[in-house]
Context: one part of a larger RNA
Molecule: small-subunit ribosomal RNA, central domain
Organism: uncultured bacterium
RNA sequence: CUGGGUGUAAAGGGCGUGUAGGCGGAGAUGCAAGUUAGGAGUGAAAUCUAUGGGCUCAACCCAUAAACUGCUUCUAAAACUGUAUCCCUUGAGUAUCGGAGAGGCAAGCGGAAUUCCUAGUGUAGCGGUGAAAUGCGUAGAUAUUAGAAGGAACACCAGUGGCGAAAGCGGUUUGCUGGGCCGUUACUGACGCUGAGGCACGAAAGCGUGGGGAGUAAAUAGGAUUAGAUACCCUAGUAGUCCACGCCGUAAACGAUGAGUACUAAGUGUUGGGGUUACCCAGUGCUGAAGCUAACGUAUUAAGUACUCCGCCUGAGUAGUACGGUCGCAAGGCUGAAACUC
Numbered sequence: 001c002u003g004g005g006u007g008u009a010a011a012g013g014g015c016g017u018g019u020a021g022g023c024g025g026a027g028a029u030g031c032a033a034g035u036u037a038g039g040a041g042u043g044a045a046a047u048c049u050a051u052g053g054g055c056u057c058a059a060c061c062c063a064u065a066a067a068c069u070g071c072u073u074c075u076a077a078a079a080c081u082g083u084a085u086c087c088c089u090u091g092a093g094u095a096u097c098g099g100a101g102a103g104g105c106a107a108g109c110g111g112a113a114u115u116c117c118u119a120g121u122g123u124a125g126c127g128g129u130g131a132a133a134u135g136c137g138u139a140g141a142u143a144u145u146a147g148a149a150g151g152a153a154c155a156c157c158a159g160u161g162g163c164g165a166a167a168g169c170g171g172u173u174u175g176c177u178g179g180g181c182c183g184u185u186a187c188u189g190a191c192g193c194u195g196a197g198g199c200a201c202g203a204a205a206g207c208g209u210g211g212g213g214a215g216u217a218a219a220u221a222g223g224a225u226u227a228g229a230u231a232c233c234c235u236a237g238u239a240g241u242c243c244a245c246g247c248c249g250u251a252a253a254c255g256a257u258g259a260g261u262a263c264u265a266a267g268u269g270u271u272g273g274g275g276u277u278a279c280c281c282a283g284u285g286c287u288g289a290a291g292c293u294a295a296c297g298u299a300u301u302a303a304g305u306a307c308u309c310c311g312c313c314u315g316a317g318u319a320g321u322a323c324g325g326u327c328g329c330a331a332g333g334c335u336g337a338a339a340c341u342c
Stems, first nucleotide, its partner, number of pairs: 004313003007296002012310001014201001016199002021194003025088001027086005033081002035077008049065006091191001092188004096183001098181001103177007110154001115149001117147005125136002162169002206247006215241002220236004258309006266287009291298002315342003324335004
């Protein structure tokens, strides 16, 4: 390479969009590039194979045949692929009527709680732990009442509930805005699927500039524990966490399961829509048939049966390292070996 694989053994790209490419629904007609059949030419010799022969045999040699699976050309066929034209509506899309939703962005508003400040009441403790201590407090704390400030997060509702491509999204109001679902007819007429590169998005942490800073809290300090304790526990506490703009581009980015289409027993819960109240469509769960699986399990939301396209794997360590390239302000990311050892 061929092949075999990719939930858990090595292996699904974090997720979209989409270029090239690959693949692609029903009917009719033409062409004949692929395809198929036949003919002609060519396919040097040697080699290989078969048969026969020659060296005493064999290797070796000689003869004949076959073969050289190819290329060129001519004729024919038209099922399939392709191509051209016409046409269709089931795939796909558009319009329209409904209705659901923490989908996104921006601005405003609200209450509970923590903390700080001011004032009142009030007096000796508070806090914390397994037990303590550091700490706070007679300069009046803790507790309690009233007022004011500021930041962050939104109890209950809340649900194997919803929405989103994924990351993710939860107080409330308004504005702008994306997507999906059901139903009805109407329209376009294959406009589709996938997608190397490319481009966009992408938790947390981290970085740059400027704000903000209540709570929390890496680092740090102190108190404990301990043989020690650079920890676990406690008291403090700075970056950070929040906002704006710009980077970073990684996660057990997980369903450890790529996307699409079709088919293959049932039962039961739930969300949205329709309905003639039989049920139907779209999601989301559970239990399970056949099948599959090394087993676990999976099973119309497949890991079943098939097809199309993409990514990836090929013993363990070395190593996601070195070198080179490229991206980044940096941290580092992406790409990614070998010697050697077993």